[in-house]
RNA sequence: UUUCCGAAACGGUAAACUUGGAAGAAAUUCCGAGGGCACAAAGCUGACGGACCCGUUAACAAAGAGCAUACCAUCUUGUAGCAAGGAUGGAUUUCUUACUGACAGGUAGCCGAGCUCCCGAA
Numbered sequence: 001u002u003u004c005c006g007a008a009a010c011g012g013u014a015a016a017c018u019u020g021g022a023a024g025a026a027a028u029u030c031c032g033a034g035g036g037c038a039c040a041a042a043g044c045u046g047a048c049g050g051a052c053c054c055g056u057u058a059a060c061a062a063a064g065a066g067c068a069u070a071c072c073a074u075c076u077u078g079u080a081g082c083a084a085g086g087a088u089g090g091a092u093u094u095c096u097u098a099c100u101g102a103c104a105g106g107u108a109g110c111c112g113a114g115c116u117c118c119c120g121a122a
Stems, first nucleotide, its partner, number of pairs: 005120002012039002017034007037109001043115003048112003051107003055103004062097004071090007
C1' cells in the first nucleotide's frame, strides 16, 4: 500500500409517525421542522439483472351489477284485426375484478451486481 473482515473511535444517514410547502393521472418524489426504527456503504447507478408498486392502451376468460322479460329477422300457435306466447338465428352496451402483451413512470431502506468512500483492533 492492497484484499478480506468489522472491535473501537470520529463522524454520517434518517424508518414509522406528526407537521408546513411543491410536483404528479397515480405509485411516489423533492424542500423544511420535530422524531430516532435501523444501517459499514441505508453513498451513487431504475439505460446492469431480477422482484415489487402505479397508470395508459390492446386482446380477452369468468363472475357480479345495470339498461333489458328490451332490439331485428324468420317460423309457429292465436285473433275480426291487433296483442300475447314459443322456437331458431343475428346484432348491440356500461361499470368492477384476474391473467397476458405493448408503452411509460416509481422503488437503490426489496435482493443481487457495478462504481466510489471514513477508520484500522482481532